[in-house]
Context: one part of a larger RNA
Molecule: large-subunit ribosomal RNA, domain VI
Organism: Candidatus Pacearchaeota archaeon CG1_02_31_27
RNA sequence: UGUUGACUGAAUGAAAGGACGAAGUAGUACGAGAGGAACCUUCGUCCGGCGCCUCUGGUGUACCGGUUGUUUUCAUACAGCAGGCCGGGUAGCUACGCGCUAACUGAUAAAUGCUGAAUGCAUCUAAGCAUGAAGCAGCUCGUAAAAAUAGUCAACCAAGGCCGUUAUAGAAGAUAACGUUGAUAGAGUGGGUGUGUAAGAUUCAAGGUAACGAGAAUUUCAGCACUCCACAACUAAUAGC
Repeated sequence: UGUUGACUGAAUGAAAGGACGAAGUAGUACGAGAGGAACCUUCGUCCGGCGCCUCUGGUGUACCGGUUGUUUUCAUACAGCAGGCCGGGUAGCUACGCGCUAACUGAUAAAUGCUGAAUGCAUCUAAGCAUGAAGCAGCUCGUAAAAAUAGUCAACCAAGGCCGUUAUAGAAGAUAACGUUGAUAGAGUGGGUGUGUAAGAUUCAAGGUAACGAGAAUUUCAGCACUCCACAACUAAUAGC
């Protein structure tokens, strides 16, 4: 450099890719034969780079269940004790999983040429024209108006900040969403997901004189829980500086 929002891109940085195999080319070119390519195209593999979590796995001290010892309890049911140990496991984060991954264009160097005089021939060069490199410039990605020639567009007297609820963000700042004209977070309800059939009651039960009794079935795809999705202002984002 007026404020806010949105841009351009002078300039500058980069390594984002590297290698191999197979098939076709082709039993072709070449070669007496024996043998035997390549440009290019397609498909794939490995390493590296970037991103992601649908699938397959890992973790998962959210969560659910089983169970040992012990404390409490008349007895249960719960609860605590380095997740006590064990079986599962959503989200998230991840790789062992998934997706993408590099050629192309322009002007050239050495070099190769076309036409063509000076020099009636010849000559790639003098005028003119054409090819040509992992190099140069662009294409790709990052920074970038302090580029002092200090850029462009729109709106405008406000804009921004503090404060509060937060996460797609996060060491602190910052960034992003929202603040009643509201779904920002919590509670609630519904869905989905996880575990695996709660407590209580009834019936049965090996045995036992009896008291009692591990366990089984029904009620009960129950009960419990949720880092997910939706609905919905009940609570808090009031007011204000």